[in-house]
RNA sequence: UCCGAUGUAGUGUAACGGUCAACAUGUGGCUCUUUCACAGCCAAGCUCGGGGUUCGAUUCCCCGCAUCGGAA
Repeated sequence: UCCGAUGUAGUGUAACGGUCAACAUGUGGCUCUUUCACAGCCAAGCUCGGGGUUCGAUUCCCCGCAUCGGAA
């Protein structure tokens, strides 16, 4: 320098272009317990950035950024 892949709650992952963006774990509150733990219920918290296409974008396209891999 070129090519490819990935980027989503604190962490690990889902999500036909139309879902209230979901699950597990973690965090906080409540119930239970003499207390803790377990268990149950509830809550908060997320689409890498900027454009474009579309009635509608986490999803498709472009340009960046970061990480990883490959070629030279």
Predicted 3D model of a 72-nucleotide RNA (transfer RNA) from Aspergillus mulundensis. RNAcentral holds the sequence, with entries from Rfam. The organism belongs to Aspergillus subgen. Nidulantes, within Eukaryota. Rfam family: tRNA. Rfam classes the family as a transfer RNA. Its mean pLDDT, the model's own confidence on a scale to 100, is 82.